[in-house]
Molecule: Guanidine-I riboswitch aptamer
Organism: Pseudooceanicola pacificus
RNA sequence: GGGCAGGGCACUUAGGGUUCCGCCCGGCCGGUCACGGUCGGGGUCAGGUCCGAGAAGUUGCCACCGGCGCGGCAAAUUCCGCGCGGGCACACGGCGGGCCAAAAUCCCGGGAGAA
Numbered sequence: 001g002g003g004c005a006g007g008g009c010a011c012u013u014a015g016g017g018u019u020c021c022g023c024c025c026g027g028c029c030g031g032u033c034a035c036g037g038u039c040g041g042g043g044u045c046a047g048g049u050c051c052g053a054g055a056a057g058u059u060g061c062c063a064c065c066g067g068c069g070c071g072g073c074a075a076a077u078u079c080c081g082c083g084c085g086g087g088c089a090c091a092c093g094g095c096g097g098g099c100c101a102a103a104a105u106c107c108c109g110g111g112a113g114a115a
Base pairs, nucleotide, nucleotide: 007062008061009060010059011057012056015051016050020048021047022045023042024041025040026039027038028037029036030035064087065086067084068083069082070081071080072079090110092113096108097107098106
């Protein structure tokens, strides 16, 4: 200097907006009233549904890498399978664009860049 790898899924949270539900405001219609229907608006509405982290968390499963043991086949440290247990570290990060209704720590992206 170059290359490869640093894994996947689920759950949850920070966070996110506004398609749906609810809530709030206004108009019109019905009703004695309570309220109901309909249209429009509001996410600077704490909500429900929903989206949701590589560098967040919790837990679990899978994959991968070691160790020990068991079985199979003519044979095995070498191939295949099973069991037990261990490992799975580190990680600053734009602008801009994209998805879905929309936005976002989602995706582009362990990117560009920096150290």